RNAcentral holds the full RNA, with entries from ENA and SILVA. Small-subunit ribosomal RNA, 3' major domain from Rhizobium ruizarguesonis, 476 nucleotides, folded computationally. The coordinates come from a structure-prediction model, not an experiment, and the mean pLDDT is 82. Rfam family: Bacterial small subunit ribosomal RNA.

[in-house]
Context: one part of a larger RNA
RNA sequence: UGACGGGGGCCCGCACAAGCGGUGGAGCAUGUGGUUUAAUUCGAAGCAACGCGCAGAACCUUACCAGCCCUUGACAUGCCCGGCUACCUGCAGAGAUGCAGGGUUCCCUUCGGGGACCGGGACACAGGUGCUGCAUGGCUGUCGUCAGCUCGUGUCGUGAGAUGUUGGGUUAAGUCCCGCAACGAGCGCAACCCUCGCCCUUAGUUGCCAGCAUUCAGUUGGGCACUCUAAGGGGACUGCCGGUGAUAAGCCGAGAGGAAGGUGGGGAUGACGUCAAGUCCUCAUGGCCCUUACGGGCUGGGCUACACACGUGCUACAAUGGUGGUGACAGUGGGCAGCGAGCACGCGAGUGUGAGCUAAUCUCCAAAAAGCCAUCUCAGUUCGGAUUGCACUCUGCAACUCGAGUGCAUGAAGUUGGAAUCGCUAGUAAUCGCGGAUCAGCAUGCCGCGGUGAAUACGUUCCCGGGCCUUGUACA
Numbered sequence: 001u002g003a004c005g006g007g008g009g010c011c012c013g014c015a016c017a018a019g020c021g022g023u024g025g026a027g028c029a030u031g032u033g034g035u036u037u038a039a040u041u042c043g044a045a046g047c048a049a050c051g052c053g054c055a056g057a058a059c060c061u062u063a064c065c066a067g068c069c070c071u072u073g074a075c076a077u078g079c080c081c082g083g084c085u086a087c088c089u090g091c092a093g094a095g096a097u098g099c100a101g102g103g104u105u106c107c108c109u110u111c112g113g114g115g116a117c118c119g120g121g122a123c124a125c126a127g128g129u130g131c132u133g134c135a136u137g138g139c140u141g142u143c144g145u146c147a148g149c150u151c152g153u154g155u156c157g158u159g160a161g162a163u164g165u166u167g168g169g170u171u172a173a174g175u176c177c178c179g180c181a182a183c184g185a186g187c188g189c190a191a192c193c194c195u196c197g198c199c200c201u202u203a204g205u206u207g208c209c210a211g212c213a214u215u216c217a218g219u220u221g222g223g224c225a226c227u228c229u230a231a232g233g234g235g236a237c238u239g240c241c242g243g244u245g246a247u248a249a250g251c252c253g254a255g256a257g258g259a260a261g262g263u264g265g266g267g268a269u270g271a272c273g274u275c276a277a278g279u280c281c282u283c284a285u286g287g288c289c290c291u292u293a294c295g296g297g298c299u300g301g302g303c304u305a306c307a308c309a310c311g312u313g314c315u316a317c318a319a320u321g322g323u324g325g326u327g328a329c330a331g332u333g334g335g336c337a338g339c340g341a342g343c344a345c346g347c348g349a350g351u352g353u354g355a356g357c358u359a360a361u362c363u364c365c366a367a368a369a370a371g372c373c374a375u376c377u378c379a380g381u382u383c384g385g386a387u388u389g390c391a392c393u394c395u396g397c398a399a400c401u402c403g404a405g406u407g408c409a410u411g412a413a414g415u416u417g418g419a420a421u422c423g424c425u426a427g428u429a430a431u432c433g434c435g436g437a438u439c440a441g442c443a444u445g446c447c448g449c450g451g452u453g454a455a456u457a458c459g460u461u462c463c464c465g466g467g468c469c470u471u472g473u474a475c476a
Stems, first nucleotide, its partner, number of pairs: 001476002003473003007470007015460002019424005026315008034306002042053002064301007073125001077124002079121005087102006105116004127290002130288003136284002138279003141275001143273001148187006154163003167178003193267004198234007207224003212221002237261001240255001241253004317417001321376006333364003338357002342353004383414001388409007430452007
């Protein structure tokens, strides 16, 4: 100087407390451990691994296993030789591939040839998701959006170092004020950026409709006032008033004004560093290793196994509910090998046909919960839907291993969950549906969107994490 303390002081955080809803019990989905297996590819490991890499394993992916094949190679550059290229058909084969037949190229040209492309040959080489993340770059997690981390000059100390950065107040903040052997400065904080909330200007189609006509319908004429869209401005600064404070910084006010008030809400933004944290399987890369194989091609299998254990979720156990009927109101987004209206068929998944739309124009599109009416009357039930049987639909070369969906039948566990444990402070929790990426098909996961919409916070003694000062130390 740090680190640590079941030392002290001050302070903060959904850290506790006050509340609301869960997990832990059940069934299923998914990840992991273990076991099994020819293989069940590999990585991730307290928080910070475990719906994680995987924004989507039937083939492919695929790295794993079995079998069948290739060896200058699936891919790159260089050399030599030959041009029948490509492509099509037949046969064998699980296919890769092999054999046979047909077929006969393009560009430039100084007509010598050169280039593209294909076949053959020898060698340099290719290739490796093989090892090392403890050789590395890059990227990322974490403490933590915590308020810290440092430097120049000066001063003090033999020196390591100290001072500044400590102290008195204050703040979300090393934020600001005052003081002070310090005076300044940098990286962080804040602001500048994006978005939501209010107003104005500009613009008026594909959007909108107040008044005038018109229609089943903003449908048409007309209009751009309003909504909206999207570009530019304004607006909030403790600016004003009162109190308090040291006359300061600031704090308090159910003060004013204002759409918004004290950082207005949300996002992006992550200092010096820590964990030899993670990743050699995104990529790049040193070293090591393989080279008729640890490289390459193909078929099939596996990653989907199943006495069990754990994590994360979904659905429930019901009456604030189930069922039947009726019935309103959104916002993000997506669409051409696409979205697909309407019509017809089917109980349905869906099928046939097909208008319009490269989309503020057409379409996905039906929002759901809510509301109203009726019924069920506390039961393993008209709760719950697992499991299984039969019959189908769709995607795709192909749904056996191993896809999703529909109809009929079947109707398991489960009556609110031990010890323990998690999230959340407001348009939040809870609850309800909708969209998108990936994607042929497949979502209870992920990323977004809107609808309905709470309770509680006395307080900081305690648990956890963190910041500053101080103290002890046989630790570095």